[in-house]
Context: one part of a larger RNA
Molecule: small-subunit ribosomal RNA, 5' domain
Organism: metagenome
């Protein structure tokens, strides 16, 4: 000298961006963070019309379906194919895209509801009714799988819009469109698996290893593989540092340096692990699963003592810790995500407020003029010097801050109308493309723009002995103190205190710790 996720002292006018538990991966009160879809199904109640058993809207509870595996937190473990980074072959992908074929006819059940019982509570048991795009068989199988190449096996769901003819038990059949479904090729983008190099300090840590290293039959996986597992050989790894020990989540890049390099890994993005601790597997395209299941610990809490709840390293918050580190805030208007044909709903992601000078940037605390160089401090050789153009005083200015008033832009989208194409038998419907209408904004008292008053409301700090820009009284007397190093201080201290004055930064300034 540059830098910090800082902290401490003394200060402290505005705004923009940006950042804010670095320490106990301590332990949590509440409240919120994941739902969704009636155009998948039956049943319950509430509303309103009325044709009195039907229509239409709602509600919350089960059945089914997609979601929950993403998003969002932590860095505890981990020296490792975990990460960078170059290739590889033996895989699997829900939802999305392009293709190719198909969606036929059948049966039983399980909630919910009724009854009954058992519990203090969580919550559970018997019996009985019932619907599906829940479940299970049957056909039939372009392409799919298996084969010993003769053959063998294997699926499915409907659902809501609208309709001219034709049949109708007046429900509908048909038809057509959308969104679904099965079974299959590709494609996208995501996972999983291998391997070369690359990735810390220790030898006061030299030897380590029996699923150990390989082969073979067998099993497992979506896959290659001692993965696993019988039996067969006796091999692998190591001073190019194996093994142990220690530490540490890796990278983009941060931050210092002319660079080499040395550090460091917040924020922001990519990988990895992990969800009170250890273990497990189940469900499912995907988890061995943060607000899912069992099981063992520990701690909390209920308890009728017989049992039983719970996990903030989600986003406010509490309490502990500590030098230290924000609100129990709006909104989903936007961006993006999960559901839903849509219109919606949900979303502490997000997007914004709020707290803090924690950084960084930028403006402001006024301009000019004014010598009687006032007064008043300080110093004085008592002549004066210095504080100083500084004040005062006179003439302006209004920039932020107040106040009042106008005011983009972030809004496209869906909604409705009309109106061309397309699909269709079809001017319904549905879709895309144009036009035109009404609407959507948490920030918000929004940026900005205008008026209005009035110098009006705004400046500190650390230092002055030499490095190192700045110097005099006074006090104190090796005391008190100071100090980053040299070093001051024992009666004229520029070195301590104080005070006048300078000097350097600046809404900060210094310290302190920390890296180059």
């Nucleotide at each position: 000298g540059a830098u910090u996720g800082a902290a401490c002292g003394c200060u402290g006018g505005c705004g923009g961006c940006a950042g804010g538990c670095c320490u106990a991966a301590c332990a949590c009160a509440u409240g919120c963070a994941a739902g969704u879809c009636g155009a998948g199904c039956g049943a319950a109640c509430c509303u309103a019309g009325c044709u009195u058993g039907c229509u239409a809207g709602g509600u919350g509870a089960g059945c089914g379906g997609c979601g929950a595996a993403c998003g969002g937190g932590u860095g505890a473990g981990u020296a490792a194919c975990g990460c960078g980074u170059a290739g590889g072959a033996a895989u699997c992908u829900g939802c999305c895209u392009g293709g190719u074929a198909g969606u036929g006819g059948g049966g039983g059940a399980c909630a919910a509801c009724g009854u009954u019982c058992c519990g203090a509570a969580a919550g559970g048991a018997a019996c009985g009714c019932u619907a599906a795009u829940a479940c299970c068989g049957c056909a039939u199988a372009c392409g799919c799988c298996c084969u010993a190449a003769g053959g063998g096996g294997g699926a499915a769901a409907g659902u809501g819009g609208g309709g001219g003819a034709u049949c109708u038990u007046c429900g509908g059949a048909c038809c057509u469109c959308a969104c679904g479904c099965u079974a299959u090729c590709a494609g996208a983008g995501g996972a999983g698996c291998c391997u070369g190099c690359g990735u810390c300090g220790g030898a006061u840590u030299a030897g380590c290893u029996a699923g150990u290293u390989g082969g073979u039959g067998g099993g497992g996986u979506a896959a290659a593989g001692g993965c696993c597992u019988a039996c067969c050989a006796a091999g692998g790894c190591g001073a190019c540092g194996a093994u142990c020990c220690g530490u540490a989540g890796c990278u983009g890049g941060u931050c210092u340096g002319a660079g080499a390099g040395g550090a460091c890994g917040a924020u922001c993005a990519g990988c990895c692990a992990c969800a009170c601790c250890g273990g497990a597997a189940c469900u499912g395209a995907g988890a061995c699963a943060c607000g899912g299941u069992c099981c063992g610990g520990a701690c909390u809490c209920c308890u009728a003592c017989g049992g039983g709840a719970g996990g903030c390293a989600g986003c406010a918050g509490u309490g502990g810790g500590g030098a230290a580190u924000a609100u129990u805030g709006g909104a989903c208007a936007a961006u993006g995500g999960g559901g839903g044909c849509a219109a919606c709903c949900c979303u502490g992601a997000u997007c914004c407020a709020g707290c803090c000078a924690u950084g960084c940037c930028g403006c402001g605390u006024g301009u000019g003029u004014g010598a009687a160089g006032a007064a008043g401090g300080c110093c004085u050789u008592c002549g004066g010097g210095u504080u100083g153009u500084a004040a005062a005083g006179c003439a302006c200015u209004u920039u932020a801050a107040g106040c009042g008033g106008g005011g983009a832009g972030g809004a496209a989208a869906g909604u409705u109308c009309g109106u061309u194409g397309g699909c269709u038998a079809a001017u319904a419907u549905c879709c895309a493309g144009c036009g035109g209408a009404a609407u959507u904004g948490a920030c918000g008292u929004u940026a900005c723009c205008c008026g209005c008053a009035g110098a009006a409301u705004a400046a500190g700090c650390a230092c002055c002995g030499g490095c190192u820009a700045a110097c005099u009284c006074c006090g104190u007397g090796c005391c008190a103190g100071c100090a980053g190093c040299c070093g001051c201080g024992g009666u004229a201290a520029u070195a301590c205190g104080g005070a006048g004055g300078g000097u350097g930064c600046a809404a900060g300034c210094g310290u302190u710790a920390a890296u180059c």